[in-house]
Context: one part of a larger RNA
RNA sequence: CGUUGAUUCUUGAGGGGGAUUCUCCCUAGUACGAGAGGACCGGGAGGAGGCGACCUCUGGUCUACCUGCUGUUCCGCCAGGAGCAUCGCAGGGUAGCUAUGUCGCUAAGUGAUAAGCGCUGAAAGCAUCUAAGCGCGAAGUAUGCCCCAAGAUUAGGAAUCUUGUCUGCCGUCAGGCAGGCGUAGACCCGUGGGAGAUUACCACGUUGAUAGGCUCCAGGUGUAAGUCCCGCAAGGGAUUAAGCCAAGGAGUACUAAUAAGUCAUAUUCCGCUCCGA
Numbered sequence: 001c002g003u004u005g006a007u008u009c010u011u012g013a014g015g016g017g018g019a020u021u022c023u024c025c026c027u028a029g030u031a032c033g034a035g036a037g038g039a040c041c042g043g044g045a046g047g048a049g050g051c052g053a054c055c056u057c058u059g060g061u062c063u064a065c066c067u068g069c070u071g072u073u074c075c076g077c078c079a080g081g082a083g084c085a086u087c088g089c090a091g092g093g094u095a096g097c098u099a100u101g102u103c104g105c106u107a108a109g110u111g112a113u114a115a116g117c118g119c120u121g122a123a124a125g126c127a128u129c130u131a132a133g134c135g136c137g138a139a140g141u142a143u144g145c146c147c148c149a150a151g152a153u154u155a156g157g158a159a160u161c162u163u164g165u166c167u168g169c170c171g172u173c174a175g176g177c178a179g180g181c182g183u184a185g186a187c188c189c190g191u192g193g194g195a196g197a198u199u200a201c202c203a204c205g206u207u208g209a210u211a212g213g214c215u216c217c218a219g220g221u222g223u224a225a226g227u228c229c230c231g232c233a234a235g236g237g238a239u240u241a242a243g244c245c246a247a248g249g250a251g252u253a254c255u256a257a258u259a260a261g262u263c264a265u266a267u268u269c270c271g272c273u274c275c276g277a
Stems, first nucleotide, its partner, number of pairs: 001151001005161006014148004020048007032037001049106006058099004065092005070085006109143003116136004164181007185263003189205005210256003213252005219245003226239005
């Protein structure tokens, strides 16, 4: 830009992906075979490889969470802390991300076939799968499974919403053109996101739980500070499973999503006029 002005949901022409393989058990030590050995068909189980998703479990990471420890500087000193030292070092660790973890798929089915196997059957009284006709038959082919997909310019379909009004000019008086206000709706702006470089996408914008704050909970760390008691002291005990806490869950309008702005009316039908196979 087009697709008849939009919103939501879709169809699928077409395109892409996938497609793998092994072992064991039953049938059955059966058929077969003198024996040794040892099946087809069918059913079941477990792996390997590949792919996808996820974080309940097992782990990893978690430099805005908690604790311990060393040196040093500072907060006047004690106590308690802060800065720096690879995140100073060490022990743990939520959300998220993640594999070595978990789950699933790599299947059945169907259509037309290849080699091949057949039915009926003449030419050629027989025979013959073929000449007419009709079947079966592969990891292959087309589907089936997953993803994209109407720029599929043949631009699809369904539901719903809106196609209003004013001014000026022209007019063959049906209307046409230009402009304004503005419908449905969209954008901008703002609060954000398991979405993301930007953009896009998604949620929300007071008729509101979108983010922050607050409260509660989950979860992490592991019993704070202060005070009291015991001990000469180092230290121990009580208050106290305390104190502190990021990204998690729920609730709650306290804060911020305010107010405003921009873009956006159109074909067909009906009716009228003209031409007219």
Molecule: large-subunit ribosomal RNA, domain VI
Organism: Candidatus Giovannonibacteria bacterium RIFOXYD1_FULL_48_21